[in-house]
RNA sequence: GCCGCCUUCGUCUAGCCCGGUUUAGGACGUCGGGUUCUCAUCCCGAAAAUCACCAGUUCAAAUCUGGUAGGCGGCA
Repeated sequence: GCCGCCUUCGUCUAGCCCGGUUUAGGACGUCGGGUUCUCAUCCCGAAAAUCACCAGUUCAAAUCUGGUAGGCGGCA
């Protein structure tokens, strides 16, 4: 230098190919409550992601297109 892949709650992750409609779902964690003599376990509930960033297409974009950034891999 060229090519490919990845980036979503605090963490891990589903959804992206094939655009649509409950509040972007789940697990762990956190917070509140219940249970318990207490803790743990268990049960109920809550908060938390403008989907890396910018632009485009579209009535509508996490999802499609282009660019940028960071990371990983391959070739030279």